The prediction has a mean pLDDT of 80.
The RNA shown here (c-di-GMP-I riboswitch aptamer) has 76 nucleotides and comes from an Actinomycetes bacterium.
The source organism's lineage runs through Bacteria, Bacillati, Actinomycetota and Actinomycetes.
Rfam family: c-di-GMP-I riboswitch aptamer. Rfam links the family to the GO term cyclic-di-GMP binding.
[in-house]
RNA sequence: UUCAGAUAAAGGCAAACCUGCCGUGAGGCAGGGACGCAAAACCAAGGAUCUCUUCGGAGAUGGCCUGGUUGCCAAA
Numbered sequence: 001u002u003c004a005g006a007u008a009a010a011g012g013c014a015a016a017c018c019u020g021c022c023g024u025g026a027g028g029c030a031g032g033g034a035c036g037c038a039a040a041a042c043c044a045a046g047g048a049u050c051u052c053u054u055c056g057g058a059g060a061u062g063g064c065c066u067g068g069u070u071g072c073c074a075a076a
Stems, first nucleotide, its partner, number of pairs: 002076001005073001012037002017032006035063001041069003045066003048061005
């Protein structure tokens, strides 16, 4: 450097569920909690799903797929 993610090591994130708060809602935030994750880091760009709607539109999900940007470790 490349490739793949090693029953290796270090560190990281945190589903369901519970509690509190916010939102009409999808959902979000905080704490607890771990099913999982090598991009489960960032970007709502395309698709998908979902919510609200005055049907014009406005939103939610990145832990659904694709794309873009960045990135820990280091077997061989």

It was read from a public genome assembly, where an Rfam model found it.